[in-house]
A computed fold for a 151-nucleotide RNA from Modestobacter sp., annotated as c-di-AMP riboswitch aptamer (ydaO/yuaA leader). Of the family's consensus pairs, 92% are formed in the model. Lineage of the source: Bacteria > Bacillati > Actinomycetota > Geodermatophilales > Modestobacter. It was read from a public genome assembly, where an Rfam model found it.

RNA sequence: GGGCGGAUGCCGCCGAGUCGCACCCGCGAACCGGGGACCCACCGAACGACCGUGGGGUGAAUCCCGCCGCCGAGCACCCGCUCGGAGGCGGGUAGGGCCGAUCCCCGCCCGAACCCGUCAGCUAACCCGGGAGGCGGCCAUGGGAGAACGG
Numbered sequence: 001g002g003g004c005g006g007a008u009g010c011c012g013c014c015g016a017g018u019c020g021c022a023c024c025c026g027c028g029a030a031c032c033g034g035g036g037a038c039c040c041a042c043c044g045a046a047c048g049a050c051c052g053u054g055g056g057g058u059g060a061a062u063c064c065c066g067c068c069g070c071c072g073a074g075c076a077c078c079c080g081c082u083c084g085g086a087g088g089c090g091g092g093u094a095g096g097g098c099c100g101a102u103c104c105c106c107g108c109c110c111g112a113a114c115c116c117g118u119c120a121g122c123u124a125a126c127c128c129g130g131g132a133g134g135c136g137g138c139c140a141u142g143g144g145a146g147a148a149c150g151g
Stems, first nucleotide, its partner, number of pairs: 010137005018029004031130005040121001054119001055116004063092006070085006095110004102145004
């Protein structure tokens, strides 16, 4: 000097997830979510065929296409064909994030997971909960526009 890893402090990112008091039992507050009237909405039909099966919530995390094998149903003498379901892989996408108000463009990234349990539209009063977790910090700093505020 370089690489890898760890600890602490501080700084920063996603997110509602921070703070105070207690002291190990916990209690509050910021902030966040759910249930829950009137009104409104929904309640909705009719015809034909096949297959299948709930519905809802948090969240940006929805939806579409293709391929692979699996399961189910139907057709079929066979080869096989069609529809649907869940899964794996790939591509895209609604939408979301990126150290400091908003918008547009550029670039990069995400586009998950979990919960309720047959039940819930909105919703005043009222009722019930959450108030986590994950990650980065020697490398970087994108461009533009219109306002507002201040000087």